Notes:
This is a predicted structure of an 88-nucleotide RNA (c-di-GMP-I riboswitch aptamer) from Domibacillus robiginosus. NCBI's taxonomy places the organism under Bacteria, Bacillota, Caryophanales, Bacillaceae, Domibacillus.
[in-house]
Formats: sequence, C1' cells, structure tokens
RNA sequence: AUCUGAAAAAGGCAAACUACUCCGAAAGGGUAGGACGCAAAGCCAUGAGCCUAACUGCUGAAAAGCAUAUGGUCGUCAGGUUGCCAGG
Repeated sequence: AUCUGAAAAAGGCAAACUACUCCGAAAGGGUAGGACGCAAAGCCAUGAGCCUAACUGCUGAAAAGCAUAUGGUCGUCAGGUUGCCAGG
C1' cells in the first nucleotide's frame, strides 16, 4: 500500500420511543434521555430510489384535487473521500 474480517482489545455511532413555548409549510432536522442495531450506522447530495409539496402551474363556483424540488433522506442502494484493530 492492498485484500478480508469483528473472534479479541481499545473505543465509536445511536433505531424505535420520550421530553422540548427548539427549527421547518411538510418531509425531516436539532438538543437531552434511550439502545434496535451498525466494521465505517464517519463525512460528502455526484447517480438512482424513496419521502414531503411551501412556491408555481392546471382543474374547480368553492372546498379541495392533480402535477412538480429548488426541500429532505448518507441507518435505501451505489459512488467519492477519511479512519481504529487483527489476520493474509
């Protein structure tokens, strides 16, 4: 440097759920608690998937409905990038 792996050792992260006069139109995010799990469940929104639909457009008498990311999801899959330990 590269490949494989989590058996060991040292550690790490933190699902659901709960709380919050928190942010957000929502999806979702943040903080604290909490651990379902994770060998990158570290980071990046580049490709795809999925979620939401504020703005916008169309329909409608109206109420509403439909479409649509520029919003979100890295714990959906890939890709990029950085990294602990052990063995080859």
The coordinates come from a structure-prediction model, not an experiment, and the mean pLDDT is 88.